[in-house]
A computed fold for a 112-nucleotide RNA from Halalkalibacter suaedae, annotated as SAM riboswitch aptamer (S box leader). The model forms 97% of the base pairs in the Rfam consensus. The source organism's lineage runs through Bacteria, Bacillati, Bacilli, Caryophanales and Halalkalibacter.

RNA sequence: AACUUAUCAAGAGUGGCAGAGGGACUGACCCUUUGAAGCCCGGCAACCGUUUUGUAGGCAUACAAAAAAAGGUGCUAAAUUCAGCAGAAUCUAUGGUUCUGAAAGAUAAGUA
Numbered sequence: 001a002a003c004u005u006a007u008c009a010a011g012a013g014u015g016g017c018a019g020a021g022g023g024a025c026u027g028a029c030c031c032u033u034u035g036a037a038g039c040c041c042g043g044c045a046a047c048c049g050u051u052u053u054g055u056a057g058g059c060a061u062a063c064a065a066a067a068a069a070a071g072g073u074g075c076u077a078a079a080u081u082c083a084g085c086a087g088a089a090u091c092u093a094u095g096g097u098u099c100u101g102a103a104a105g106a107u108a109a110g111u112a
Stems, first nucleotide, its partner, number of pairs: 002111007013041001015040003021031003025084004042076003047072002050067007080104001085101007
């Protein structure tokens, strides 16, 4: 890098270093010298992992519920910032609005 599954409108800083960009892509719209990216510290969450209980099972283990936050990740402006493709409804109709699904993306766990 590829594939599979799950989740993505909740939550999290008046900190330190640094010094100009950032929000994936395109368009829009934003954030930013009243300090961007990045690094450190802090924090949030609970995917994996841990503990307990229950159910099934001969065992291995699987499933469900609860707890904690020492470990592996992740996250810490705005819904994944909004739209992008398709369908439906609706209106003042070459278009707008709303809804649904997909695509793309992000993260986790797994597969060869």